[in-house]
RNA sequence: GUGCUGAUAGCUUAGCGGUAAAGCAUCUGUCUGAUACGCAGAAGACCGGAGGUUCGAUCCCUUCUCAGCACA
Numbered sequence: 001g002u003g004c005u006g007a008u009a010g011c012u013u014a015g016c017g018g019u020a021a022a023g024c025a026u027c028u029g030u031c032u033g034a035u036a037c038g039c040a041g042a043a044g045a046c047c048g049g050a051g052g053u054u055c056g057a058u059c060c061c062u063u064c065u066c067a068g069c070a071c072a
Stems, first nucleotide, its partner, number of pairs: 001071007010024004018055001026042005048064005
């Protein structure tokens, strides 16, 4: 330099055009003499940045940034 894959909650991952889900972690309640486990609940991401298409974009297109892989 070229091609491919990826970027979504504190972390690990879902989500193939109609206002984003789960596990762990955190907080509250319950349980216990107390802690942990268990159980019930809550909070937490406008989806890497900027444009475009569309009535509507995390999703499709372009470009940039970052990470990884392959080739040179």